Predicted 3D model of a 74-nucleotide RNA (transfer RNA) from a Chloroflexota bacterium. The prediction has a mean pLDDT of 84. Its Rfam family is "tRNA". It is annotated as a transfer RNA.
[in-house]
RNA sequence: GGUGUAUGUAGCUCAGCGGUAGAGCAUUCGACUGUGAAUCGAAAGGUCAUGGGUUCGACUCCCUUCAUUCACCC
Numbered sequence: 001g002g003u004g005u006a007u008g009u010a011g012c013u014c015a016g017c018g019g020u021a022g023a024g025c026a027u028u029c030g031a032c033u034g035u036g037a038a039u040c041g042a043a044a045g046g047u048c049a050u051g052g053g054u055u056c057g058a059c060u061c062c063c064u065u066c067a068u069u070c071a072c073c074c
Base pairs, nucleotide, nucleotide: 001073002072003071004070006068007067008066011025012024013023014022019056027043028042029041030040031039049065051063052062053061
């Protein structure tokens, strides 16, 4: 360099098999406490890697591109 596989979703780790994008941790606020930790409650946080296509409707199906992992070839 070539071919193929897998992966890309919140700050982090990950769910979500065509019909309103979620959980845990972290963050912020509140309750509790003499103060804090722990615990409990709540809030905020998203261009679902990129650009197209299919569909009434796409995180989900198809294609392109990018990044990463692994295998094979040279």